This record gives sequence, structure tokens and C1' cells, in this order.
RNA sequence: UAAGUUGAUCGGGCAGUCGCUAUGAAAAUAGAGGAAAGUCCGGGCUCCACAGAGCAGAGUGAUGGCUAACAGCCAUACACCGUGAGGUGAGGAAUAGGGCCACAGAGACGAGCGUAUUUAGUUACGGUGAAACGCGGUAACCUCCACUCGGAGCAAGGUCAAAUAGGGUAACUAUGGCAUGGCUCGUGUUGUUACCGGGUAGACCGCUUGAGUUUAAGAGCAAUCUUAAUCCUAGAUGAAUGACUGUCCACGACAGAACCCGGCUUAUAGAUCAACUUAAAUU
Repeated sequence: UAAGUUGAUCGGGCAGUCGCUAUGAAAAUAGAGGAAAGUCCGGGCUCCACAGAGCAGAGUGAUGGCUAACAGCCAUACACCGUGAGGUGAGGAAUAGGGCCACAGAGACGAGCGUAUUUAGUUACGGUGAAACGCGGUAACCUCCACUCGGAGCAAGGUCAAAUAGGGUAACUAUGGCAUGGCUCGUGUUGUUACCGGGUAGACCGCUUGAGUUUAAGAGCAAUCUUAAUCCUAGAUGAAUGACUGUCCACGACAGAACCCGGCUUAUAGAUCAACUUAAAUU
């Protein structure tokens, strides 16, 4: 100098004018993301509900650790890819059973072509093929084994208000009905389910202080944990953060919260930083 590998940060800034939402008496303060996307996992929270056991079903699968938990993350081993830094892994069982195995070959688990041999596919050799008288392969095929797992979801749920036709039909009716995926048992409760028709539907809570952010020290290879200090950072509800001007500049990609959080996956113009690897040249 060039090409790579791994990790991280930003992803427009500053000023002015007008405008919107929340808090506030006012002044003022704050106001979409690294993925807010996908709805793929795991939870917090709410309700069924006092909520048990089994079957079916679903998930995971080397070992150890982290975490609220996980199919996540970290480390180690093994296998494969790469010159290397590194990257990937779908990982128990093929003598419990079944299914499948291209081409070649007579035939790929009741098989049996050619030659020799024998009472006899009885024994031996040969050919095809990765593999043929079988203790071959495959389980991200079914299955078996070990472990784990209630369900529904903020349109959850709760309070106040309003309104009527406490209407009609059908089924089961205590040996019954109902109870948040299916079936059985158990438990609880005492009516329940389906359809038709009519009336009302507004306000508030849930709703943002969190398994929270940042900094330092200690422990640990690390993920992470402990202690101390510090900060408060959207809560809309037909849906708020926009428009204009000036300037800097990378000339702006992918793209907008709707109960919250931890992951994974996908999309992404460009700018910056750190460590490591390889090649060439110079000293």
C1' cells in the first nucleotide's frame, strides 16, 4: 500500500419562523427504529380458575455455563470449509420395527448371471458397483429413547354511563348440561348450547419507573453477575413529532411506536473506529 476476517458506533447536525401531542398555573421540558418490519421463539402482565392425573400432540437433543426464560448467548471438544484471521454444524438410537437408496448390474434384504463343484444355491471363484451370501447407508423419513410444555390474549381485563323485546324457535335436561385447543378420569357448579329478531355502544383505567439507561470498581477466558453513583427518555386513540428558510455535510438508504421486554430472521445509500490475517515493497 492492497485485499480480507471479527466486533462496535452513527445513520443527518446547527440556528430561526409557524404548526401538532403529552406534562405543567405559566414559563418551559420532552416527543418513532437499528431494525419500530416478520409474527418465528421465550417471557412479564391479565383472565378462565380452587385447577389435578393420564393419553394424544408439540418442542429440544455433544459437554459445561449465563439468563426471568428460550430453538437465544458464551466457552470447550469433535467434524467439515478456508493459505490464514475465521466460518458452519441439522449432533441420543440403524441388533425394536417399517420405509427409501440414482446409474451400472441378473439382483440392493424372500435376491442369485457366468465358471467349477455337490445328492442339493452345497461349496469356491469371477463380472457390475461406493457397497452384494450382508454386523451396508439414511432417523431435516416414520419411529424408539431422554428431558420440557395448561389455554387465550391489551380487540386481555376492569370501572362508570346508555339502552331495551326479562322476545321467538330447536336440542339435551341431574344417568344431564357447563367450566379457554382434543379425548378419558377426577374436581367444581347448577342449567346450558345453537339460530332468528330488536335496542344501546360514550367516557375513564390498563398506558409507561422498567428482568430500565449511563459511568466506575471488583469477580469471570467470556456470556454475564455484584456493589456504588447517576438519569427519566412518546403514550397517540379516524391515530401527534410537520412545513419553510439559512448553513455544515456523508447530498441521506431500509423505513413510522399502539401493553411491555429478551432474542432470532429479513431489508439497508453511506460515514467512522478498533483488533487480527494474508500478499508485495522498503528499512